A computed fold for a 528-nucleotide part of an RNA from an uncultured bacterium, annotated as small-subunit ribosomal RNA, 5' domain.
It matches the Rfam family "Bacterial small subunit ribosomal RNA".
The prediction has a mean pLDDT of 87.
[in-house]
Context: one part of a larger RNA
């Protein structure tokens, strides 16, 4: 001199963009962070309509009634593998590069080939029963896009090439003949389903080469290195297993100890290199500690489920019930880090056919000079060089155009008014143009008309009013810009090094004055 996720001390007007538990991966009170589909099913606990009956006070109470909007609680589906945090742990294919062959891939897109005929349960309601309570247990009945067979099989999968094997499911909209049991069947769209091929996208394996320090760590190693048979995996592989064999790695530093997530990057530095991994973005790894599967496309799973533990809670002692390194916030460590806000408006995500619903991802908006950048705390004049201070040779100097004074201006803060852009969607009423038996639904383009903002008292502009409400910090011996006077007298104290202080201290207090940076400014602590 750059530089911080920085703290300390004195001081402090505004905005604008960032940032904000580096320490205990300690412990957690409350609240919220994942739901959603009634266009898959039964159905109705609650609401809100309609429809009936009854009391009657004549527009209210009740009771029926799934009929409609709608819907708790069940079953099904899909999503809870994303998104969000955090760096324990890992010197490893963990990561970063460059490659590679023995894989899968929900939902997306493109193509082909189908969606036919049946069947047994089971949540839930209902009844009874056990428990303090979490919860469970027994009957009886029911429904699906839940689950089983049966036909079918272009392509699939298996093969000894003969031949074996294996799928599906319905919903919603509209309809002009025909048929009807008055439900509908047909016929049409659209949206699911199977099945298989590609693809795109995402993820599993391998490998070459990077990649901290210690040799006061010199040998490691028995599934250890390789074969073969045989299992397991979506897949190669000692990934596990049986038998052979007797290897496989190391001074190029193996083994062991320490440490430590990596990258892109950020600091510094002409540069090489040194540090470094906050925030932003990839990628790993972990979810209260160890260990394990089920489920699914996809986890061996952060707000799933078993067990063991250590802890907190509840208990009627039999027995239960939790996990903030999500977002607020509590304690407790610590020099030292922040609100238990608003909103889904908008990006984005899950689900839905939409409508919409959910979203502590997000977008804001509070708090902190934490940083960085910006503005402003006044402008012109103004010498009697006013008073006061200081100093002094007592004549004077200097503070100083500084103030006063006299004339403007009024940004920013106040105070009223005025106002964009973040809005695209959606919904309505038309036109075309596709599908079609169809001027219905429907889809896809357009056009008018509506119409949605948390942020907000937004940004910006317009008024008014008056210099009005806004200057501090260090330093002045030398390095290093800035000098007197007083006070103390090796004492009090300064200090980055040199070093000052013992009676005229430009080093200590203090003042005057001066210098330098200024909403900061100094100290400290870290890098280069």
């Nucleotide at each position: 001199g750059a530089u911080u996720g920085a703290a300390c001390g004195c001081u402090g007007g505004c905005g604008g963009c960032a940032g904000g538990c580096c320490u205990a991966a300690c412990a957690c009170a409350u609240g919220c962070a994942a739901g959603u589909c009634g266009a898959g099913c039964g159905g109705u606990a609650g609401c809100g309509g309609g429809a009936a009956g009854a009391g009657c006070u004549u527009g209210c109470u009740c009771u029926u009634u799934g009929c409609c909007g709608a819907c708790g609680a069940g079953c099904g589906g899909c999503g809870g593998a994303c998104g969000g945090g955090u760096g324990c742990g890992u010197a490893a294919c963990a990561c970063g590069u460059a490659g590679g062959a023995a894989u899968c891939u929900g939902c997306c897109u493109g193509g082909u080939a189908g969606u036919g005929g049946g069947g047994g349960a089971u949540a839930g309601c209902c009844c009874g029963g056990a428990g303090a309570a979490a919860u469970c247990c027994g009957g009886a009945u029911u429904a699906a896009u839940a689950c089983c067979g049966c036909a079918u099989a272009c392509g699939c999968c298996c093969u000894a090439c003969g031949g074996g094997g294996g799928a599906a499911a319905g919903c919603a909209g509209g309809g002009g003949a025909u048929c009807u049991u008055c439900g509908g069947a047909c016929c049409u769209u659209g949206c699911g389903c199977u099945a298989u091929c590609a693809g795109a996208u995402g993820a599993g394996c391998c490998u070459g080469c990077g990649u901290c320090g210690g040799a006061u760590u010199a040998g490691c190693u028995u599934g250890u290195u390789g074969g073969u048979g045989g299992g397991g995996u979506a897949a190669a592989g000692g990934c596990c297993u049986a038998c052979c064999a007797a290897g496989g790695c190391g001074a190029c530093g193996a083994u062991c100890c320490g440490u430590a997530g990596c990258u892109g990057g950020u600091c510094u530095g002409a540069g090489a290199g040194g540090a470094u991994g906050a925030u932003c973005a990839g990628c790993c790894a972990c979810a209260c500690u160890g260990g394990g599967a089920c489920u699914g496309a996809g986890a061996c799973a952060c707000g799933g489920c078993c067990c063991a533990g250590a802890c907190u809670c509840c208990u009627a002692c039999g027995g239960g019930a939790g996990g903030c390194a999500g977002c607020a916030g509590u304690g407790g460590g610590g020099a030292a880090u922040a609100u238990u806000g608003c909103a889904c408006a908008a990006u984005g995500g899950g689900c839905g056919a939409a409508a919409g619903c959910c979203u502590g991802a997000u977008g804001c908006a509070g708090c902190c000079a934490u940083g960085c950048c910006g503005c402003g705390u006044g402008u012109g004049u103004g010498a009697a060089g006013a008073a006061g201070g200081c100093c002094c040779u007592a004549g004077g100097g200097u503070u100083g155009u500084a103030a006063a004074g006299c004339a403007c201006u009024u940004u920013c803060a106040g105070u009223g008014g005025g106002g964009a852009g973040g809005a695209a969607a959606g919904g309505u009423c038309g036109a075309a143009g596709g599908u079609u038996a169809a001027u219905a639904c429907c889809c896809u383009u357009u056009g008018g008309c509506u119409g949605u903002g948390a942020c907000g008292u937004u940004a910006c502009c317009c008024a008014c009013a008056g210099a009005a409400g806004a200057a501090g910090c260090a330093c002045c011996g030398g390095c290093u810009a800035a000098c007197u006077c007083c006070g103390u007298g090796c004492c009090a104290g300064c200090a980055g090094c040199c070093g000052c202080g013992g009676u005229a201290a430009u080093a200590c207090g203090g003042a005057g004055g001066g210098u330098g940076c200024g909403a900061g400014c100094g100290u400290u602590a870290a890098u280069c």